Fluoride riboswitch aptamer (crcB RNA motif) from Caloramator sp., 59 nucleotides, folded computationally.

RNA sequence: AGUAAUUUUGGUGAUGGAGUUCGCCGUAAAUGCUUUAAGCUGAUGACUCCUGCAAAUAA
Numbered sequence: 001a002g003u004a005a006u007u008u009u010g011g012u013g014a015u016g017g018a019g020u021u022c023g024c025c026g027u028a029a030a031u032g033c034u035u036u037a038a039g040c041u042g043a044u045g046a047c048u049c050c051u052g053c054a055a056a057u058a059a
Stems, first nucleotide, its partner, number of pairs: 010025004016050006032040003
C1' cells in the first nucleotide's frame, strides 16, 4: 500500500429508576384485558432493590 473475511454497537418487552438474566427487532420490535357511552389488573418479560400509589394492622 492492496485484497479478503469476521465483528463491534443500539433499541425494545401496557405507568418511574438501577442491577442480573431471557426473548424479540434492525425502522422494526412495542403500544394490557373485558361484558367496551363503561369497567378491571399491574410500576418486573422474569428475579432483586429503590421510589410512587392503594388497603389493613401495630407503635
The sequence was found by an Rfam model in a public genome assembly. Its Rfam family is "Fluoride riboswitch aptamer (crcB RNA motif)". Gene Ontology terms of the family: response to fluoride and positive regulation of gene expression. On this family, see Baker et al., Science 2012: "Widespread genetic switches and toxicity resistance proteins for fluoride". The family has 289 seed sequences and 2,293 matches in Rfam 15.1.